[in-house]
RNA sequence: UUAGAGUUUGCUUCUGGCUCAGGAUGAACGCUAGCUACAGGCUUAACACAUGCAAGUCGAGGGGCAUCGGGAGCAAAGCUUGCUUUGCUUGCCGGCGACCGGCGCACGGGUGAGUAACGCGUAUCCGACCUGCCCAUGACUCGGGCACAGCCGCUCGAAAGAGCGAUUGAUACCCGACACGUCGUAUGAGUGGAUCAUAUGAUGAAAGAUUCAUCGGUCAUGGAUGGGGAUGCGUAGGAUUAGGUAGUAGGCGGGGUAACGGCCCACCUAGCCGACGAUCCUUAGGGGUUCUGAGAGGAAGGUCCCCCACACUGGUACUGAGACACGGACCAGACUCCUACGGGAGGCAGCAGUGAGGAAUAUUGGUCAAUGGGCGGAAGCCUGAACCAGCCAAGUAGCGUGAAGGAUUACUGCCCUACGGGUUUUAAACUUCUUUUAUGCGAGAGUAAUGUGCGCCACGUGUGGCGUAUUGCAAGUAUCGCAUGAAUAAGCAUCGGCUAACUCCGUGCCAGCAGCCGCGGUAAUACGGAGGAUGCGAGCGUUAUCCGGAUUUAUUGGGUUUAAAGGGAGCGUAGGCGGGAUAUUAAGUCAGUCGUCAAAGCCUGUGGCUCAACCACAGCCCGCGAUUGAUACUGGUAACCUUGAGUGCGGAUGAGGUGGAUGGAAUUCGUGGUGUAGCGGUGAAAUGCUUAGAUAUCACGAAGAACUCCGAUUGCGAAGGCAGUCCACUGGGCCGCAACUGACGUUGAGGCUCGAAAGCGUGGGGAGCAAACAGGAUUAGAUACCCUGGUAGUCCACGCCGUAAACGAUGAUUACCAGGGCGUUGGAGGGUAUUACCCUUCGGUGGCCGCAGCAAAACGCAAUAAGUAAUCCACCUGGGGGGUACGUUCGCAAGAAUGAAACUCAAAGGAAUUGACGGGGACCCGCACAAGCGGUGGAGCAUGUGGGUUUAAUUCGAAGCAACGCGAAGAACCUUACCUGGUCUUGACAUCCCGAUGACUGACGAGUAAUGUCGUCUUUUCUUCGGAACAUUGGAGACAGGUGGUGCAUGGUUGUCGUCAGCUCGUGUCGUGAGAUGUUGGGUUAAGUCCCGCAACGAGCGCAACCCCUAUCUUUAGUAGCCAGCAUUUCGGAUGGGCACUCUAGAGAGACUGCCUGGGAUAACCAGGAGGAAGGUGGGGAUGACGUCAAAUCAUCAUGCCCCUUAUGACCAGGGCUACACACGUGCUACAAUGGCGUAAACAAAGGGAAGCGAGAUGGUGACAUUAAGCAAAUCCCAAAAAUAACGUCUCAGUUCGGAUUGUAGUCUGCAACUCGACUACAUGAAGCUGGAAUCGCUAGUAAUCGCGAAUCAGAAUGUCGCGGUGAAUACAAUCCCGGGUCUUGUACUCACCGCCCGUCAAG
Repeated sequence: UUAGAGUUUGCUUCUGGCUCAGGAUGAACGCUAGCUACAGGCUUAACACAUGCAAGUCGAGGGGCAUCGGGAGCAAAGCUUGCUUUGCUUGCCGGCGACCGGCGCACGGGUGAGUAACGCGUAUCCGACCUGCCCAUGACUCGGGCACAGCCGCUCGAAAGAGCGAUUGAUACCCGACACGUCGUAUGAGUGGAUCAUAUGAUGAAAGAUUCAUCGGUCAUGGAUGGGGAUGCGUAGGAUUAGGUAGUAGGCGGGGUAACGGCCCACCUAGCCGACGAUCCUUAGGGGUUCUGAGAGGAAGGUCCCCCACACUGGUACUGAGACACGGACCAGACUCCUACGGGAGGCAGCAGUGAGGAAUAUUGGUCAAUGGGCGGAAGCCUGAACCAGCCAAGUAGCGUGAAGGAUUACUGCCCUACGGGUUUUAAACUUCUUUUAUGCGAGAGUAAUGUGCGCCACGUGUGGCGUAUUGCAAGUAUCGCAUGAAUAAGCAUCGGCUAACUCCGUGCCAGCAGCCGCGGUAAUACGGAGGAUGCGAGCGUUAUCCGGAUUUAUUGGGUUUAAAGGGAGCGUAGGCGGGAUAUUAAGUCAGUCGUCAAAGCCUGUGGCUCAACCACAGCCCGCGAUUGAUACUGGUAACCUUGAGUGCGGAUGAGGUGGAUGGAAUUCGUGGUGUAGCGGUGAAAUGCUUAGAUAUCACGAAGAACUCCGAUUGCGAAGGCAGUCCACUGGGCCGCAACUGACGUUGAGGCUCGAAAGCGUGGGGAGCAAACAGGAUUAGAUACCCUGGUAGUCCACGCCGUAAACGAUGAUUACCAGGGCGUUGGAGGGUAUUACCCUUCGGUGGCCGCAGCAAAACGCAAUAAGUAAUCCACCUGGGGGGUACGUUCGCAAGAAUGAAACUCAAAGGAAUUGACGGGGACCCGCACAAGCGGUGGAGCAUGUGGGUUUAAUUCGAAGCAACGCGAAGAACCUUACCUGGUCUUGACAUCCCGAUGACUGACGAGUAAUGUCGUCUUUUCUUCGGAACAUUGGAGACAGGUGGUGCAUGGUUGUCGUCAGCUCGUGUCGUGAGAUGUUGGGUUAAGUCCCGCAACGAGCGCAACCCCUAUCUUUAGUAGCCAGCAUUUCGGAUGGGCACUCUAGAGAGACUGCCUGGGAUAACCAGGAGGAAGGUGGGGAUGACGUCAAAUCAUCAUGCCCCUUAUGACCAGGGCUACACACGUGCUACAAUGGCGUAAACAAAGGGAAGCGAGAUGGUGACAUUAAGCAAAUCCCAAAAAUAACGUCUCAGUUCGGAUUGUAGUCUGCAACUCGACUACAUGAAGCUGGAAUCGCUAGUAAUCGCGAAUCAGAAUGUCGCGGUGAAUACAAUCCCGGGUCUUGUACUCACCGCCCGUCAAG
């Protein structure tokens, strides 16, 4: 003492990047600001600097006397007659400018430009060195001399300054002597050297001052201090910098230095450095330490301390103990200033300060009181070192802005609200208390130790002690006391997630936010404001940078089959690693001791400032060096061993390699023969070849290339790769034996060699094939796929190239870890007794299962590892840019190797999962195709729609299937929502309040296009008589109203996939997980229907069944229904009678694969059969799982929000929704003889009927009219069914088909048929002769065909919804088209193939 989170996806997991939360800073910016202490403050322009200060001191070295003071003398004035003042003289004294001289100025202070270096750090060394002042010891301090500043005089110059002359002193300078030292020579000692001794030669000393105490001076030796030099190790990046170097490396001899040295020079040698990274380039002062981190590390080097370097830039030396000298000199350069233009002066990277630069960094302050430094004997002087103060929230630490109580959780305000309330909020007010801070008054330290003056004492008479006086910038500061009074003091950021904290309004992909993900397109917790909340707090945020998180460079501590990543392969150098046993050594390793690791800092402990920060004291550490010991392991050395490795002998195997020889088939070509019209080619064709004889066929010949069968899951090789047969040469592996060597091994950066195909060079060769190319097709195009040709090339020899998905996407070597089964290949041994088989063993090769283990992503690997260990090499670090550019090397070229950055994105990626999709696979179903029948598409008409156009308006919605005879089961007015015009404004409609009236209704009148409007008449109930109820009307406002918007805010309802067979859950199990299993599999079914099997066992919603209609029967009931038998009859079930039958409508029965045969697995089930009215869900209907389509509907209704409010509301008249060059959908009628027309006949079902159906009768050609019975219906009416059958006619024509259109005349409904109804009669008689591409419906009482009814409705169906009548054809074979279901597979899709996505062009 180790914390994580967000973000790739539909979801999961992994890999992997990006981002955040933390700490820090010499910081800056924004908003804000009460106090104290401590520490800090140009990171940029080593840019330029005005002004002042930062180094002087010594008169006890000297000559002197400019200035000041004193004394003396002289003179003058004033007067107080001995004093003051003034002037002059005098160095006599205190002192002292300038000068000579001594010491200092080489310290202190600043800065980090340069420097990649013995510069720094650490350790060691110098017998190769120096050292002023200081300390110790010894010796000495004798005698002489020449000058020069200054002063004086003169000259030049603008100035700075310079020159000449005269004169002078010293602790300035010079000479001589002794000492001692140094050097040379000689001798001796010494192994040598260093060194020492002796002799001799050369050479070199001194200074005085004074107050007489002392302070100095010279030489020598030693010390201390400070410096100089050398060496080991450590101390940035780049190899797209690989070779560098001539004083270079070394030697001999000199010079120089304090000293060593190519430091310098002459000569000689040719070396020296470098892959353990020389040289070159870029960057950089180094360290103690600082920040961060669990640590290892990473980053940094500001303040403080040590070292170095520098002082405007470059160079040079002088002086000196020390400098190549920040405030010294000289030279050169740039710049600035002065100038009389001749010439001069300067250097803030000292302290302040100025300008400039910049996001940015302070006062032209005080004092030498303390600490320290220089000089001096000392007093003292100097000191921008230092100590203090000033400015700055720039940092750290501390304190405060009040504390306690106080709720009806008061009233109000802001805000929110579901209107009840909530929140701000114990917050405030109020009561009590305190006084840090603030303000005022007063008191008041410590930092002071010494030094000095005076006095005294001791002793060695200049040192020590004592007493006294004096010495404080900061500063009357810290601190203390008293008084006053809550009085003087709170902000900043944030509130979508990460990340603590939520609502309203505004805005409407705009404005804006944003660290990442992302937010904003009309309901934004993400923008802006407000209220509230959260965090921190005299600060808070933002920006920048560093570390952390990041195990995301991994030593601790990662990886490389598929995510990024194993070199194409081998040999092998350096290097790394290395078998068994013995001895020795002690380099690594381990242990003890010693030295060092400066101080400060960190850490631990203790103490001092009221606490803390801060400060003080004590202790501790890594590393390096020395020394002593230990010897297991590693290393070194010596001598051994045989198991690793190799050799030998014997044996077998193989498409291993190289060279040569040789063989047949095929192909093409050539020649000749036979033979005749095509051949060839394709999905189909064409180009092409062919009557000059092709193709085909026979014979002969030529050429080149490749080797059929065997052949394989085979073999060999390092990889690439290797295939007819034979010969020669040759490499490797394997087995057996155990004779030989004795670790000879392994890996392998560079290096060398090999290395498919294509390509290149030279020379050959060229049959087939075949880039390029040509032609033909295909196609919208087709520079392709297909076809016909065809050149390089493919082949050989020699030489290059050096790359591939060179793959097992898996480096080499060694050892070990249950194995089992099936092989296969090359040997060896044994058994049996032989084509063979079995057992054991060694080597290779392949597939499957699998314990463990791994893959702590999964897929998978699993003795041929992706397992467990070891060694070595190679490679990776987000995606794109890009294996690109530049540079270099190689190459003939093509190109290869090496290999970035700017910029840009928040992902890119692996594996697996669920779906969806596939012109993937398997199985299955459906009027899906097919087989059929009938239509649509052509005509006319009806109807709907579209687009547009038109219009005052042509109201609105619906839009592939799943809009379009749809909403609309019915627009002349109304409807009606639209348009024009005219009106109303609490309203046409609802509730509440007040007043008036008694009604309202109704009737009448006026007026209007009409509503609105105006007038007349008539006229309530209850009552306690106050009034109340109700209605109308008038008024005020709350409100009404809206078919206005949003179906992408919604509820409800509906369509569709689809009546398809599916959709899920609980528990369990499997998987890290998403998920899987169940639900898959084998059968079967209409069906996830059922059976069997199964890590599943069960369950739910769906399927089926239960419900309704229909088909058969029974029973009950029998009117208005029925009539078998009986009777009556007007002949009509009309009547009596009956309920048997039909029928009606209640209740039941019946059908269940129940029975039989066969198949199947003894199952489910299937096929056939019997019986039965009906047979395998009998036929039909209702019934629609989880969900999909932001499907449809705000115009059925409801509803949030927004909008309108004398109008987007309400009323009325007229018009419009019915328009019309066009297009489409759905229908009707036809085109005719299976027909039309005429005549006279037959048979239904289901419905409807009172503002209704309407018989019958009469009239009308008819629509219909008049009159009117019956019927609220099994009674009456609508009502005639039609197709059909029978007879007649028409005879294939635009007709006796077809009926549009038009004219005339009518009927009906209705206030009203002009825009704009239906029907009737007569007349007219259009298109149309069976319909292109395409397309729709239907599998049995179905299609087709025929009529009937109903809803809506005053009237207005060819539509819609129902009803019955007649009544077919076909389904072989199969899944080709469409749709759907299950399983499986691929996927870069998941908004799910109408997906995703690539390139070009254009615009911005």

This is a predicted structure of a 1404-nucleotide RNA (small-subunit ribosomal RNA) from an uncultured bacterium. The prediction has a mean pLDDT of 80.